[in-house]
């Protein structure tokens, strides 16, 4: 450098055009408990950036950034 894949809450992850973007763990508050743990309830928290297509994009296309794989170059 070419090609391919990936990027979503703090973490892991669901999602293949119309969702208040869901779940688990963690965190916060409350309940329970003598306390802690545990359990239960509630809550905060995310679509890498920029364009394009579309009535509508997290989802499709392009570019960039970052990460990974592979091939080549590099003596």
């Nucleotide at each position: 450098g070419g090609c391919c894949c990936g990027u979503u809450c703090a973490u892991c992850u669901a999602g293949c055009g119309g969702c208040u973007a869901g779940g688990a763990u963690g965190c916060a508050u409350g309940a329970u408990u003598u306390u802690c743990a545990g359990u239960c309830a509630u809550g905060a928290a995310a679509c890498g950036g920029g364009g394009g297509u579309u009535c509508g994009a997290u989802u499709c296309c392009c570019c960039c950034a970052c990460g990974g794989g592979u091939c080549a170059c590099c003596a």